[in-house]
Context: one part of a larger RNA
RNA sequence: ACCUCUCGAGGGAACUCGGCAAAUUGGCUCCGUACGUUCGCAAGAAGGAGUCCCUGAGAUCUUCAAAAGGGAUCUUAGGGGGCACUGACAAGGGGGACCGGACUGUUUAACAAAAACACAUCCUUCCGCUACAUCGAAAGGUUGUGUAUGGAAGGUGAGGUCUGCCCACCGCAGGUGCUUGAACCCUCGGUUCAACGAGGAUAAGACCCUGCAAAGGGCGGGAGUAACUCUGACUCUCUUAAGGUAGCGAAAUACCUUGUCGCUUGAAUGGCGACGCGCAUGAAUGGCCCAACUAGGUCCCCACUGUCCCCGGGAGGAAACCCCUGAACAUAUCUUCCAGGUGCAAAGACCUGGGAGGCCCAGUGGGAAGCGAAGACCCCGUGAAACUUUACUGUAGCCUGUUGUUGAAUAAGACGUUUUGAUGUAGAGCGUAGGUGGGACUCGCCGAAGCGUGGUCGUCAGGCUGCGUGGAGAGGAAAGUGGAACACCACCCUUCGAGAUGUCUUAUUCUAACCUCUUCGGAGGGACAGCGGCAGGUGGACAGUUUGACUGGGGCGGUACUCUGCUGAAAAGAUAUCAGCAGAGUCCAAAGGUCAGCUCACCCGAGUCAGAAAGUCGGGGUAGAGUACAAAGGCAAAAGCUGGCCUGACUGGAUUGUGCACAGCAAACAAUCCAGGUGCGAAAGCAGGGCUUAGCGAACCCCAGUAUGCUCCUUAAUGGAGCUCUGGGACGACAGAAAAGUUACUCCGGGGGUAACAGAGUCGUCUCGCCCGAGAGUUGAUAUCGACGGCGAGGUUUGCUACAUAGAUGUUGGCUCAUCCUAUCCUGGCUGUGCAGAAGCAGCCAAGGGUAGGGGGGUUCACCCGUUAAAAGGGUUCGUGAGCUGGGUUCAAAACGCUGCGAGGCAGUUUGUACGAUAUCUACUGGGCCUGUCUGAUCGCUGAUAGGAACGUCCCUUUAGUACGAAAGGAACGAGGGGCGGGCGCCUCUGGUCAACCGGUUGUCCGACAGGGCAAAGCCGGGCAGCUACGCGCCAAGGGAUAAGGGCUGAAUGCAUCUAAGCCCGAAACCCUCCUAGAAAAGAGCGAUCUAUAAGGCUCCGCUAAAACAGCGGGUUGAUAGGACAGCGGUGUAAGCAGGGAGCUAACGCGACCUGUUCAGCCGGCUGUUACUAAUCGC
Repeated sequence: ACCUCUCGAGGGAACUCGGCAAAUUGGCUCCGUACGUUCGCAAGAAGGAGUCCCUGAGAUCUUCAAAAGGGAUCUUAGGGGGCACUGACAAGGGGGACCGGACUGUUUAACAAAAACACAUCCUUCCGCUACAUCGAAAGGUUGUGUAUGGAAGGUGAGGUCUGCCCACCGCAGGUGCUUGAACCCUCGGUUCAACGAGGAUAAGACCCUGCAAAGGGCGGGAGUAACUCUGACUCUCUUAAGGUAGCGAAAUACCUUGUCGCUUGAAUGGCGACGCGCAUGAAUGGCCCAACUAGGUCCCCACUGUCCCCGGGAGGAAACCCCUGAACAUAUCUUCCAGGUGCAAAGACCUGGGAGGCCCAGUGGGAAGCGAAGACCCCGUGAAACUUUACUGUAGCCUGUUGUUGAAUAAGACGUUUUGAUGUAGAGCGUAGGUGGGACUCGCCGAAGCGUGGUCGUCAGGCUGCGUGGAGAGGAAAGUGGAACACCACCCUUCGAGAUGUCUUAUUCUAACCUCUUCGGAGGGACAGCGGCAGGUGGACAGUUUGACUGGGGCGGUACUCUGCUGAAAAGAUAUCAGCAGAGUCCAAAGGUCAGCUCACCCGAGUCAGAAAGUCGGGGUAGAGUACAAAGGCAAAAGCUGGCCUGACUGGAUUGUGCACAGCAAACAAUCCAGGUGCGAAAGCAGGGCUUAGCGAACCCCAGUAUGCUCCUUAAUGGAGCUCUGGGACGACAGAAAAGUUACUCCGGGGGUAACAGAGUCGUCUCGCCCGAGAGUUGAUAUCGACGGCGAGGUUUGCUACAUAGAUGUUGGCUCAUCCUAUCCUGGCUGUGCAGAAGCAGCCAAGGGUAGGGGGGUUCACCCGUUAAAAGGGUUCGUGAGCUGGGUUCAAAACGCUGCGAGGCAGUUUGUACGAUAUCUACUGGGCCUGUCUGAUCGCUGAUAGGAACGUCCCUUUAGUACGAAAGGAACGAGGGGCGGGCGCCUCUGGUCAACCGGUUGUCCGACAGGGCAAAGCCGGGCAGCUACGCGCCAAGGGAUAAGGGCUGAAUGCAUCUAAGCCCGAAACCCUCCUAGAAAAGAGCGAUCUAUAAGGCUCCGCUAAAACAGCGGGUUGAUAGGACAGCGGUGUAAGCAGGGAGCUAACGCGACCUGUUCAGCCGGCUGUUACUAAUCGC
């Protein structure tokens, strides 16, 4: 030093992130009690007074059969003692405000107790019971043996007051049908049949139209304008689904920001109150207010204190020492280090120099980039996991259609078949002529015409028909009209009706499948539901996966990811970078082929309008034009421009080159040749696109084909399946997976191949200089300042690089403790001055010492307050976490704003949140032992060397109101005194402590007394020695050699010159003087004394000493320790006895306490005296 306690002068939060911790308060009785308020609270508000013992008196309750007596409580009157009376133990510190959450509760067992969760309240949605919801493969469960005042889900979060606008998006719900929409079904094609194809109809769904925001969510911009200015009630304009209402507002939300103002303070990045264009408030993702509550967060005040100034004393434990027992961690090899250097850039081991005799003990933690944990940050892995979603692909589930289980009937409707009936008006014609054929007769008392009355059709003329009446005729043919001639019969057509039948749809009914209930009698539902098959939709509820690369880390950005030109590229070829300059992903049926002709840009001259520039002529004109498009290389009877005729922008084959230098490699591109056929040209010839070099894409799969190719089904086809060939559809991450995110809840494997800290290198930036000297400084560059420029130093800023460290080198600030540098803030010595003095300004030398206290903020920094001689700047792994802290940053929880559909995210904010360890080596601080030093010792010296700051600084008085100065003002040398800081020592005084000691006192126990134990020494009051600071003492002067600077003499240079030779001065810096250590100083020193029991040690008693050890003292020739006695000192007057004592009394006595005996008793690590005890005997 540590742990747990205890006490503390003066100050009283100055400590610190923060009053953390500690202290204060404390029970009961009485008095008294504010703001606010939901009237309950607040409230134990706050703030006061009392509290013990004894002796009486009066009551109440109780014990008891009763009385006496006892127990408990209250009231009251006296008396008494103490520093203190809840005397110990036990036992709230208080107040004023703000933020959040209403409250009591709950939570991360083991780092978060909170503002998070819950909660009562309010709201929405679903659900009629075989409910909704939920678990399960199902059977079957839960809800619930409950039933809408109920159950489930979600949001909000007491109460008060409110809850605005938006339905474009997303979601949910409803509706509708000109759209879309699967299977089954129907139709058509398919020579038959079939696969198959096409079409139709259709459910849910989609689409469309509505509704819903206490569903997810969202809620603008620009101009102008009022008679000072400012502002803008007002106006204009763009725009939206709507443009943020009431409130609140630099906020748990405000970047800028320490916003501005006010209050609080000496000082406030804080707090509170305001303001408001609010980066980025805002209304049940609830807004605002709010009494009460809160181990929540923040600020202020009172009280209180060792938190601090500034530390000191004490107690116990632990440690230390002795004995016994006896681990863990760690350990490449070693171990005597330090400085500089070197080295993969941070070395005990290498190099150089220095230091260092060996060993042990106690400590401290500077180093071993110490130990612990294959870094959790970062990157990488064609690693993992969890989570999310409008990633990809699926699956449960749900919705819907259809079908099976699955039956009966009725009605209506649709369609098909069939039967039957009706229907049919051009004009002409008696007139309502459907078509064709047959046909000369047909019908009629089984009731014709006519009439009456209904039905139906209708071209409005009439047709058909029922019933009644009527009672015998009516029609056709012929004639006539017409394209067609009527009666009647047959077969048909158009349209309409009726019946039967088949299928389907819709509706209704039934019961018998099936389901439910059951009192087992039946009842209810019912071909539905349920269950099975098929089909469409929906479907992060669930599952499997993916989520690229390059990269001066990664991400963001970019594409340097395919291709072209030039430069880079270093005169062969090849050649990199997120090097530089530019481009391509096309275009053209002519802008292609061929043959022929022509010559461009520009300039000069001429010439109607006509000009600089229109079109024409003449001349010059090597390309200064043009070339489809970049650049380079090309090109003039052309590769440019114009015209004619054409399609070679051909088919098949072979080869070569580029792609890809010198190995291989695909598509693609280019070139040469052969065959076929073709164009142009008189011909030679040219032509397989474009002056050349960019203009692109494998396999699978799909599509196409005048390839009239081949195989199979199957023999025959306008069928199907496939093969070969050709072409098309795309992968731009361009030699081509089918593919989104989050992780701070994370995990694994790796990397110093790669980031953040620190180092190293560099020094743009930074800091500090120097050169030049435009200028200003009234004049004048250089007293002072110094533009534009130039050159450096440093390695404290910020960058860059990625060299060391990823089997880990702990990260900001503070505290503590330092040490070095100087580019000096103060103090010291000088110089210049725009230096009269004083005060300054600038510079030179100088690193000895000093460089402080507070406020707000985590801050470093910066700002502020009052001081000061001054409140300098830096390095040291941004010195220092095996030294402390942990406020900030940077884990897990939570909130706000913003962002994202979401999981989540934010160098944005906010609250909370685990800092391990027994020291092996080295180092350092101390303490010892041994050896050496040539006999061994005991004393005393020397002083190499080392350390120190041992002193630093200020103020006052005097000099002196002097020098100086017109005045105002106003020094110095020297002398004296004091303060502050620092150092060393001490305890007489003052103060602290003092669990040696003395006393008071509470509770309890030892029966009472006396005397004691325990309760923090129980608490309280004192206190010697010792230790201490807050107390006291001391801490000169000088010498030597110098720095800047000042000089003497003095040349080089007949002068001058402080310098070159020589000499003199000159500073807190250096060396002495002073203090400390220091013969292990290997050059190991010197002197004196003694030298064989000399000397020393052991042993014994001790303390001026002390962890062990050592040191010092003593040992009978002795006061060393203990004891005794005396003195001095502390406390404060013992016990016993006697007397007194308020009163009471049964008259015996009881009684707190007081007085005397008694400055008593008790005590002492102190002093003295005294051998009573022990230092004996010995080795």

A computed fold for a 1179-nucleotide part of an RNA from a Candidatus Woesearchaeota archaeon, annotated as large-subunit ribosomal RNA, half B. The organism belongs to Candidatus Woesearchaeota, within Archaea. Rfam family: Archaeal large subunit ribosomal RNA. Gene Ontology terms of the family: structural constituent of ribosome and ribosome. The full RNA is in RNAcentral, with records from ENA.